[in-house]
A computed fold for a 356-nucleotide part of an RNA from actinobacterium SCGC AAA028-A23, annotated as large-subunit ribosomal RNA, domain IV. The sequence was found in a public genome assembly. It matches the Rfam family "Bacterial large subunit ribosomal RNA". Rfam links the family to the GO terms ribosome and structural constituent of ribosome.
Context: one part of a larger RNA
């Protein structure tokens, strides 16, 4: 000096990112229990109160002695003083600091964000607001389904049939879920443009039996077959093209003026666009400027609760907004209650260290 325990005066979060760690709370049995609710919760809400041990004495319930009733007269049966036992109670009254005497054994309350929820998850830094969930929804599939794995037989799907099964996306419940089909995806259509191999074969080229001409060297013509080259025409999806379709991918505007104080701007012009963010909500897990501006909590609050909109850069299943119940989630408060602290002491034990 550190480790693991243990007590501490007065204060009681002044500590610290932050009550982290400790403390405290803990059983049982009454007696109360708020908002709020999806009426089941909340709820062990909160918040009181009693427990141990002796006497006496009430009541319950077993059992049942004496007795007493029954009859079918039994080793029946129904009641039961009495005595044990057995739960609850009242009444006194000792003792101790303390009777759940040790052990074991919720700390509560308010408020808000974020996911409904119990559940899964980074074996060995992350348990969550991250996945899943039931429940919406679209979208595919008529069965030898789609969809998966295999080269393929073939097998899951399935001894299953659309209330079935496959894929995506969103996530309980409750209110709702606006606008846009221009881009790009998907569907769906076929008139017309474009388009491949392939058919087609016009016109053409080589080769050449021949033929005509020759200074005998050749030149020039040149049918069929062969071999090449090859226009018109014919020819399918796709694409151009019509339209659908946004719980597909995805997008949702600018600029001047305008009221009889002043701001403001219901109003009005203009440009642009497919259409210009509607309901809700909002300095938010999303607000740069920002510690925004008020209000509340505090003696004092960059956090926090409620508002205000000026939304750098919320927004409706890439859901949008509440929501009871839940949570080793996160943020703030407030009570208990503590050596976290002010401000550090002694102790017990373990270990380092020093001396021996």
């Nucleotide at each position: 000096u550190c480790g693991u325990g243990g007590u501490g005066a007065a204060g009681g979060a002044a500590c610290u990112c932050g009550g982290c760690a400790a403390a405290a709370u803990a059983c049982c049995c009454c007696c109360g229990u708020a908002a709020c609710u999806u009426c089941g919760g909340g709820a062990g809400a909160a918040g009181g109160g009693g427990g141990g041990c002796u006497a006496a004495u009430u009541u319950u319930u077993g059992u049942g002695u004496a007795g007493a009733g029954g009859u079918u007269u039994a080793c029946c049966u129904u009641c039961g003083a009495a005595g044990c036992a057995u739960a609850a109670g009242u009444u006194a009254g000792a003792c101790g600091c303390a009777g759940a005497g040790a052990a074991u054994a919720g700390g509560c309350u308010c408020a808000a964000g974020c996911g409904a929820c119990u559940g899964u998850u980074u074996a060995c830094c992350a348990a969550a607001a991250a996945c899943a969930c039931a429940g919406g929804u679209c979208c595919g599939u008529g069965c030898g389904a789609a969809g998966u794995u295999g080269c393929a037989a073939a097998a899951c799907g399935a001894u299953g049939u659309a209330u079935a099964c496959g894929g995506a996306c969103u996530g309980a419940c409750g209110c709702c879920u606006g606008c846009c089909c221009g881009g790009u995806g998907c569907u769906g259509g076929a008139a017309g443009g474009u388009u491949a191999a392939g058919g087609g074969g016009a016109c053409u080229g080589g080769u050449u039996a021949g033929c005509u001409c020759u200074u005998c060297g050749g030149a020039g013509c040149g049918a069929a077959g062969c071999c090449g080259a090859g226009a018109a025409c014919u020819u399918a999806a796709g694409c151009c093209c019509c339209a659908g379709u946004a719980a597909a991918c995805g997008g949702c505007g600018g600029u001047g003026g305008u009221a009889a104080c002043u701001a403001u701007a219901a109003c009005c012009a203009u440009c642009c666009u497919a259409a210009g963010g509607u309901a809700g909500c909002g300095a938010a897990a999303u607000u740069c400027c920002u510690u925004g501006u008020c209000g509340g909590g505090u003696a004092a609050g960059u956090u926090c609760c409620g508002a205000c909109c000026u939304g750098c850069a919320c927004g409706a299943a890439u859901g949008g907004c509440g929501u009871a119940a839940c949570g080793a989630c996160u943020u703030g408060a407030g009570c208990g209650c503590u050596g976290u602290c002010u401000c550090c002491a002694c102790c017990a034990u373990g270990a380092a260290c020093u001396c021996g």